[in-house]
RNAcentral holds the sequence, with entries from ENA. A computed fold for a 73-nucleotide RNA from a Chloroflexota bacterium, annotated as transfer RNA.

RNA sequence: GGCGGCGUAGCUCAGUUGGUAGAGCACGGAGCUCAUAAUUCCGGUGUCCCCAGUUCAAGUCUGGGCGCCGCCA
Numbered sequence: 001g002g003c004g005g006c007g008u009a010g011c012u013c014a015g016u017u018g019g020u021a022g023a024g025c026a027c028g029g030a031g032c033u034c035a036u037a038a039u040u041c042c043g044g045u046g047u048c049c050c051c052a053g054u055u056c057a058a059g060u061c062u063g064g065g066c067g068c069c070g071c072c073a
Stems, first nucleotide, its partner, number of pairs: 001072007010025004019056001027043005049065005
């Protein structure tokens, strides 16, 4: 330098068909216990990497940029 994949919660990742942003773990609160752990209930905490475009509506589609990984040179 070329090609491909990926970027969404603190972490690992779903969301594939454009129509209210989610799960598990972690975290906070409460219950239980003499107390702790375990367990049960409640709570999503987010600039969906950035900019622009299309659209009534974009995490999703299009263009550009940035970062990470892999392959080739």
The source organism's lineage runs through Bacteria, Bacillati and Chloroflexota. Rfam family: tRNA. Rfam classes the family as a transfer RNA. The prediction has a mean pLDDT of 80.